[in-house]
RNA sequence: UCCGGGGUAGCUCAACGGUAGAGCAGCACGCUGUUAACGUGUUGGUUGUCGGUUCGAAUCCGACCCCCGGAG
Numbered sequence: 001u002c003c004g005g006g007g008u009a010g011c012u013c014a015a016c017g018g019u020a021g022a023g024c025a026g027c028a029c030g031c032u033g034u035u036a037a038c039g040u041g042u043u044g045g046u047u048g049u050c051g052g053u054u055c056g057a058a059u060c061c062g063a064c065c066c067c068c069g070g071a072g
Stems, first nucleotide, its partner, number of pairs: 001071007010024004018055001026042005048064005
């Protein structure tokens, strides 16, 4: 330098162009003599950045940044 994959909640990851979710973690409550475990509920998001297309973009297009792999 070129090619491919990836960047979404605190963590690991989902999400045919049409309300961004799950598990774990956190918080509250229940259960228990207490803790843990378990159960119920709940909080938490500038979807890497900036533009473009579209009625509508996490999703499509362009540039850039970062991470992983490959080629030279």
Transfer RNA from Candidatus Colwellbacteria bacterium GWA2_46_10, 72 nucleotides, folded computationally. Lineage of the source: Bacteria > Bacteria candidate phyla > Candidatus Colwelliibacteriota. Rfam family: tRNA. The family's RNA type in Rfam is transfer RNA. The coordinates come from a structure-prediction model, not an experiment, and the mean pLDDT is 82. It was read from a public genome assembly.